[in-house]
Molecule: transfer RNA
Organism: candidate division WWE3 bacterium
RNA sequence: GCCGACGUAGCUCAGUUGGUAGAGCGGCCCCUUCGUAAGGGGCAGGUCCUCGGUUCGAUCCCGAGCGUCGGCU
Numbered sequence: 001g002c003c004g005a006c007g008u009a010g011c012u013c014a015g016u017u018g019g020u021a022g023a024g025c026g027g028c029c030c031c032u033u034c035g036u037a038a039g040g041g042g043c044a045g046g047u048c049c050u051c052g053g054u055u056c057g058a059u060c061c062c063g064a065g066c067g068u069c070g071g072c073u
Stems, first nucleotide, its partner, number of pairs: 001072007010025004019056001027043005049065005
């Protein structure tokens, strides 16, 4: 330099043939116990990497960047 994959909650990851997003773990509160662990219930937490385009509407489609990983030279 070229090609490909990926970027969504603190972490690991889903998701949507385009209609303002979820799980597990973690955090906080409560129940249960003499107490702890385990178990159960609830709550909070997100400019969906950035900018632009298409569209009534973009996390999703298109383009350009940035970053991570892999391959080739």